[in-house]
Context: one part of a larger RNA
Molecule: large-subunit ribosomal RNA, domain VI
Organism: Candidatus Uhrbacteria bacterium
Parts: sequence; C1' cells; structure tokens
RNA sequence: CGUGGAAUCUUGAGGAGGCACUUCCUUAGUACGAGAGGACCGGGAAGUACGAACCUCUCGUUUACCUGCUGUCCCACCAGGGGCACCGCAGGGUAGCGACGUUCGGUUAGGAUAAACGCUGAAAGCAUAUAAGCGUGAAGCCGUCUCCAAGAUUAGGAUUCAUUUGAGGGCCCUCCGAGACGAGGAGGUUGAUAGGCCAGAGGUGUACGGCGCGCGAGCGCUUCAGCCGACUGGUACUAAUAGCCCGAUG
Repeated sequence: CGUGGAAUCUUGAGGAGGCACUUCCUUAGUACGAGAGGACCGGGAAGUACGAACCUCUCGUUUACCUGCUGUCCCACCAGGGGCACCGCAGGGUAGCGACGUUCGGUUAGGAUAAACGCUGAAAGCAUAUAAGCGUGAAGCCGUCUCCAAGAUUAGGAUUCAUUUGAGGGCCCUCCGAGACGAGGAGGUUGAUAGGCCAGAGGUGUACGGCGCGCGAGCGCUUCAGCCGACUGGUACUAAUAGCCCGAUG
C1' cells in the first nucleotide's frame, strides 16, 4: 500500500517440522538342525540419544533478602548503625531464569508402490506372475501427528457493528509471566493496572532495648524473635484526571 470501513471467530491452497535406536523377559531352548547353535509371528518391560513444555521435587544462580566477620572513615563518645574495600569476605536464600530436575513425544489406521512373491492367462493346444487383467508386499512415498499460513493479488468464509446522530482505532497515562524500538497483552475511577498498606506464604535464624548471671570476653530470658525483593489474596490511600486526533460514506 492492497484486499469497501471495523471487531471477533475461522477454512486451509501452500509450506515447515516430526517419523529414531538399543537391550531384556516371554512365546521357547520351541520350529529348524547330527550337533554346535537357534528363530519368524505375537505379547510385555526397561533404556539411550533427540525434541517440546514446565519449575512440584533435586541442583544451580539469585549485585534492592537475612545473618556472621575483618580493616578503615563517619554519625561527638558508649551502645547501635552507615559508607568503602571484587556484591569487601563468608554462611544461607524467595520469585524469576535454568538443567544436572520433572512431565510428555516419535503411536496407529488408510492409500499407492520398490525389491521380492503370487492369481488368472494367451501370443506359442503345453508352459509362463504379463502381453490384456487382478493381488500381496518396506523404517522409504502420499497421508495420519505438530506448527505457520488468505500478499492464496484467485487477497477466501461466518457472525455482529457502522456509514457522519460515525463502528472502531490511536494519542496520553498505570503496567506485564510481552518486549531491542515498534509490536503483543492487562487496565485507565462503572477501576485492583502498578505502587503503598493489611494478611498470608517464603527466606534468614532469635533484633534493638531492658532484666538477670559472670572480674571479663560473653551467656541466658523477654523471643519460633526482629528484619524481609520479585510470590498469593485483599484493600481505592497514591497514580491511571481531563482531553484531543484519525476514521469508511454522503
């Protein structure tokens, strides 16, 4: 930009991906074979790579969480804290992200075939799977499965809305498991979108102060305390106010 303007839901021309492999048990030490050996067909169970999704578990990370510790400077001093030192170092660690973790997947019809094997059968009174005709038959082919997909310019279909009394969209704002920016998605007071606050989960591991004990370093009680990012639920306290633009036709 096109497909008259839109919203929602779709069809699938076409395209992409996938289709993997191994071991064991059983059938059965059966068929077969002198023996050695050792099946087809069928049933069952594991596993390996690979792929997808996810975070309950496990293990990582977790630089705005908690705790301990060192040096130094500062808050006048004590106590208690803050800055800097690779996040100062160390021990843990939620959400998220991830794999070493978890779950799932490659199944099965069907169709046409290859090699191969057949039926009927002449040319050629026989024979012959082939010349006419008809079958069986692969992890391979077409499909079955997953995904994209109407710029499929043959621009598809359905429903609803609107045609200026204007459907719908955008600007702007609050945001996100969405994201380089656009885009996508959730919301904008008829509101739980984000922050705050409340409660919970979860992490750390028992705060400050006070009291008691000890000469003291320190210990005990108050105290499963205190503090606390992202998680869950709630709550209009704060901010999404107000408003503007585009828009098919006539």